Context: one part of a larger RNA
This record gives sequence, structure tokens and C1' cells, in this order.
RNA sequence: GCCAGGGAGUGUAUGUAUGUGGCAAGGAUAAUUCCUAGAAGGAAGCAUCCUAAGGGAAACCAACAAGCCCGCAGUUUUACGAGGGGCGAGGUGUGAAAGCGCCUGUAGUCAUAUGGAUACAACCCGAAGCCGGUCGAUCUAAUCCUGGGUAAGGUGAAGCAGAGGUAAUACUUUGUGGAGGCCUGAAGAGGUGCUACGAGCAAGUGUUCUUCUAACCUGGGAUUAGGGGUGAAAAGCCAAUCGAGACCGGUAAUAGCUGGUUCCUGCCAAAGUUGGCCGUAGUCAAGUCUCAGUGGAGAUAGCUAUAAUUGUAGAGCUACGGAUUAGGGAUUUUGGGGCUUAACCGCCUCGGUCUCUUCUCCAACUCCGAAUGUUUUAGCGUCGUAGAAGCUGGGAAACGGGGGCGCGGGGUAAGCUUGCGUCCCGAGAGGGGAACAACCCAGACCAAAGUUAAGGUCCCAAAAUACUGGUUAAGUGUUAAAGGGUGAAAGGUGUUUGUAGCCUAAGACAGUGAGGAGGUUGGCUUAGAAGCAGCCAUCCUUUAAAAAGUGCGUAACAGCUUACUUAUCAAGGUUGCAAGCCCUGAAGAUGGACGGGGCUAAAUCAGUUACCGAUACUUUGGAUUUUGAAAAAAAUGGUAGGCAGGCGUUCUACUAGGACAGAAGCUGUUCUGUGAAGAACAGUGGACCUGGUAGGAAUGAAAAUCCUGGC
Repeated sequence: GCCAGGGAGUGUAUGUAUGUGGCAAGGAUAAUUCCUAGAAGGAAGCAUCCUAAGGGAAACCAACAAGCCCGCAGUUUUACGAGGGGCGAGGUGUGAAAGCGCCUGUAGUCAUAUGGAUACAACCCGAAGCCGGUCGAUCUAAUCCUGGGUAAGGUGAAGCAGAGGUAAUACUUUGUGGAGGCCUGAAGAGGUGCUACGAGCAAGUGUUCUUCUAACCUGGGAUUAGGGGUGAAAAGCCAAUCGAGACCGGUAAUAGCUGGUUCCUGCCAAAGUUGGCCGUAGUCAAGUCUCAGUGGAGAUAGCUAUAAUUGUAGAGCUACGGAUUAGGGAUUUUGGGGCUUAACCGCCUCGGUCUCUUCUCCAACUCCGAAUGUUUUAGCGUCGUAGAAGCUGGGAAACGGGGGCGCGGGGUAAGCUUGCGUCCCGAGAGGGGAACAACCCAGACCAAAGUUAAGGUCCCAAAAUACUGGUUAAGUGUUAAAGGGUGAAAGGUGUUUGUAGCCUAAGACAGUGAGGAGGUUGGCUUAGAAGCAGCCAUCCUUUAAAAAGUGCGUAACAGCUUACUUAUCAAGGUUGCAAGCCCUGAAGAUGGACGGGGCUAAAUCAGUUACCGAUACUUUGGAUUUUGAAAAAAAUGGUAGGCAGGCGUUCUACUAGGACAGAAGCUGUUCUGUGAAGAACAGUGGACCUGGUAGGAAUGAAAAUCCUGGC
């Protein structure tokens, strides 16, 4: 891992609601006793409990006129009218009173079943822990007692002896000697690096390494015990267990936390909001869901109209508050600066205030002011006496939300955060979007056929290689950043279209041929300055035309060239502006993304007609629910959750049956039912089994790192 078997809302007690049943102003007995063979059954037992009266802290006091009106169901239908509603009345407390609170015109009680609550293990499994008692020092820590062990080699302290040396010491030297928490290294002890092994030789090994006469190693015996021991101290060790051992018990500790919780179908269907809580992983109340009862005529999402409401978007600002550009005028000199003056005075300028014109703004500005929204009324529509709204009661779940769009707050921003509204996902399948909870289409009862939506129609791949007219040559189309733009775009002699000028057969534009001169090297400057370093001036003449010179160039000249003119050629040329498509701008890390192939349309703009395409829509048939006499109509996605009805297992009672001419079980096929399931037949098997009506449950398995077994 697979298979088989096991595996989780149970029992008692006490409230509560509902269904059913008994009795009823009453209802019920409990322990116990008796009869009986008896736990069965019957009888006794009225103690006690609930109800029949309330109000008040208490003392204490103590209730319906069986009145009047309306009126549902219903009936004998102008009416009556249980229940119901409105008045009225009564009891009591309080109060001076007015008034206010509670109660009053009779329904309970017992049993049983189910839902839910509380206490208990309380749906099941799961802690780390806490406490008590007991057992452990054969591991290990420390200590004590008694034993054992340490190959071989090296070094060579003190002391001693000889010799030298001294006045004598000292000292020197040669030997001897054999010290040391000394050295190398085996046994022993340890466990540094490496990482071969790692289902092993081994809860470690291997290899390498450290130490090895000592604070050394070690056998046997003994002592210290769990908040205790022991510790050259690491919270180390105390039997592979230690920041408090192990075992047994309290104990099914507790867990607001994780996981799991077993058959079917039908109806309805949520919430992640508000408030409280040492509350934020929880829970209580409200809101939201469901079921039942009551009630008895309106309810209302939508549309239209009517009448109100509002201060947002926008807009505006000589309409206020605040901000704010430029100009003019007036005024203020107790402000700054400057001029003048010996000083005062004076003048100019900046500034302040007022005013006129003018540019631009505002969440906390508004003279204005929508759309939408909200409210009222009416009509239509929808629902409703086949019972709506409202009300009462039983049962919940939930109280982590998320996304798109619109409008805000915070933030540089975020698949960010925090709000409001709305639609979705959550709890929503289907089609499209390559794939893709919330984007587009569309809300799935079942079957069949058809038609469409979004989106598409070259191939993958259903449907146009459709049609008409343009554009694009960039594979643009078809990733895309920073930056810029958003009524005005950084660049493009890419190309198309429009528009406005100008030139043009008296010949444009481009090309080519020719000319492009003289005064003069203008003056100045300068070494030089001659059209062309620089400064000034920029005239005249000859001309078809030709600058005191457009650009190269020279040291300066020279030289080339341009403007300008003409000839030739021959028909459009040129300059703006605007728009469409396109190009540049355009840099990222594995190779690479139009879904892919590929496409010059199968791109793009405008238009047209077909077709494909869903659980949408239509038609036909069928199922269920609600309502109904029927015809028929409507509904039937669904998590948490509520409600309803069923299937199957096992046992019991009654009843009815089957079976060796073949029961149960097992294997398979066919059929029936919406389903849980059921039936028939065949084979196997070889002795019991079942239908119906009731009743009772240790009653349904895929999951729990579930348990046991097998493989």
C1' cells in the first nucleotide's frame, strides 16, 4: 500500500416544545404490602406532587356585569356566531390624587414517542501536564572497602665519586645516578578529522587522531532516590528514558485546538453584519434560514404618473470663507531701500489698505445645481380567502470571507490596506475566454428534436479559404518597461487621403552645357588680410546675369563652388497644414511563445449576407411538488442548516408460507424502481429460510498518520 473484519449522538435523572393516548376541575401515585410458582399480571397503598387565585418586601387584602360592540370558520346568510378582537368592569400593590405595574370571563394532569436543554466520560480518537503510591545506582555520577594492571625505547634533575681548581670555599670537567601530573609507543583509556559502510560487522563500524607512572586504567563488594541524589558544571548523569526517572493509580484528566463521524429521495435554504464578554481560532443576544401554530385581508421586489426630499457630479466665485496671476487708480507714511540735503522738508521705489479690469482654484467654500436614490399617493403588474401581511412558539447554522464595477480614506506602489453601494464567487453546473472561484453569455427536474447567446467559421477543431470598398509590407497584426500624451503626441523626404498657397507650354522643378564680369587687393587692421581671421561700410558701372560675396581652400594670392542668368529638355512641380496606417524610440538573464501550425490575409478599417455554437429558448413525451372537482398553471442548481417521506440489517410477538423434487451462503446474467434497493433465472452449495402487520435496537463505512489480521 491493498483486502477482510472492527470502528463514533448512547443511557439515566430533571425541565421544555410538539404529536398520540387515558382521565378531567381534577390528574398521577412512590416506596411498600397482598394474591400468584414467578422478574409477568392483578389488587391495595392517597404520604406526596402539579393544577384549580392573585397582588404585595410584609402586615394583609382578595377577582367578570357570565355587560356592550365588531367579527373568522360555520349555519337555517339584512341575521346568529365557539375561538378571536375592541370597549367596559373587577382583585391587589403603590400613590394625596391622576395614573401606572401585575392579575381576572376555567384546563389541567399522567403515560408514551420525537426535537432540543442541563448534569454526568456524554459523538469518537488525540496531549504536553498535575497529584499519590511503589520499584530502580547490574547503565551512569560521586564516595567508601578489598583486589588487579601499565611491552619496549628515549631524555638524563638532585645527590655521589674521580680529576682540574682555590688559602679554603666557589667553580669547571668526566663518570655514576635514575628524578619527572617529561618524550616515542604496545596493552589499556579516549573519541579529533574523514565519510567507505549505513536492511550494517556495529542504536554505530572503519580509518585517522589524543593519552599511556598518573587529577592513570580496571574487577568484585557497598552507600546516596525523584523536587530527590550525584555532578573538575554540560541543566550532565540516575538501566538505549531526564529543565524533574520508570511503573501503577486518580483517569475515559482537560483540550474554545486538529482529524474522523457509516443508507436513499423530496421541499426550502443561510451567514461571515450589529452589540456584549481578558473578547479577537471562542461564545451570548439581535439580524439572516427552516418548521409548526395562530391570524383573517391585504401584501408588494417591478413599471408609469403625482407630490415632496437632497446638496453629490458638474459649475461658479464683485454670492460668502480661503487660496491666487497681471495691469490701472486712490490712499497710507508709525514699515524696508534709494536719491537729494548740514538738517528738516521733499522725491522715487518696494510694501500695506481700498477700489476697477483680469488669469486660476477648494474634502473641511456655495449665488447655483443634475442624473441616480429615498419618501407619499394613485394606477398597472405580481402574490393573496385554494389563507397573504402580521404575531407566537420549536430547531438551526453562522458571527475568518473574497472578486469585478462605481464612489471614498491611508499608501510611491502592491495579487496592499480600510469603508459604502451593487452584482457575482462563497453555496453555481453548462458555453466562451488556449489553460484560468468570481471577465462575457447563461441559472442545470429527466429524455429526444430544433433555434439561438457570448464567441467564432484555413488546419488542429463544428461553421465563409464568403462578398463589397479601402489601408498596412512593419510578420505591423501578435509580449512589452521607463518616459511622454490623454481637446494640443519626441522624431520619420515610409505610404495613403484631404486641404490651402505659389510656380508652370510666355516652358515650371531636377539634371546637363555655357556665363558668373569691371572700378577693386573697398576702407581699417595687420608681418600679410586680395569676396571668404576680425571691425566698418556695403556703392557705382557693363550686363541676359553676376554678392564689396554661400561654402571649401591659400602664409597671403591662386584654385574649386554657390547665389544669379541663359540654352537644352519636356510636364507637372514646390511649400505648408491636417488625418489614417506604418517605422524609430523599444535593453535581462535555460530556448520560446499570436493556444500551435502557419498566414500578406487567415492582418486591419467600414459595410453586407449566410452558417457553427450552451444544460439558455422552443416543441413533444415523462417524473415529482403546490393548488385545484377537473381542465390546467407554476415550480423543481445548491454548501452549512431546518423539515418530510422511505430503503436495508438483526432480534421478538402474531399471522402466512417455502425447503433434500434442494434452504441459507457464494458466482454470474437479465429485468424492475428516481434512489436506498428488489426480483427472476443459471451454476455452485447441502440444511435451514422467509413475506405481511406491529414492536425493540450494540442498525448501514472510504477516509480518523484509525484498530486487528492476511498478502
This is a predicted structure of a 711-nucleotide part of an RNA (large-subunit ribosomal RNA, domain II) from a Candidatus Woesearchaeota archaeon. It was read from a public genome assembly.